[in-house]
RNA sequence: UAGAGUAGGCAUCUUGCGCUAAGUGCCCCGGGACGGGAUGUUGCCCGCGGACGAAAAGCAUACGCUUGUGAUGAGGUGCCGCAUCCGCUA
Numbered sequence: 001u002a003g004a005g006u007a008g009g010c011a012u013c014u015u016g017c018g019c020u021a022a023g024u025g026c027c028c029c030g031g032g033a034c035g036g037g038a039u040g041u042u043g044c045c046c047g048c049g050g051a052c053g054a055a056a057a058g059c060a061u062a063c064g065c066u067u068g069u070g071a072u073g074a075g076g077u078g079c080c081g082c083a084u085c086c087g088c089u090a
Stems, first nucleotide, its partner, number of pairs: 001090003008080009017070003026050002029047004036086005056067004
């Protein structure tokens, strides 16, 4: 001097769950983790409570399959991805 590296976000593929309403998004309170270390900000996660919203349908009837749909779960891939100081790689 240059680079790598978190939580997470978006898109896509695969595979699930719901459509008899959970999940998810929002708000309050409490707690936790977060580039390798420390400090810090912002996001993130968990728990409790609250308010609010949603698309189902077809075929078979061997009880299963298919098409949609949801502020939807997980995994893979791609892109984006903290500040200061120190550290790591070249």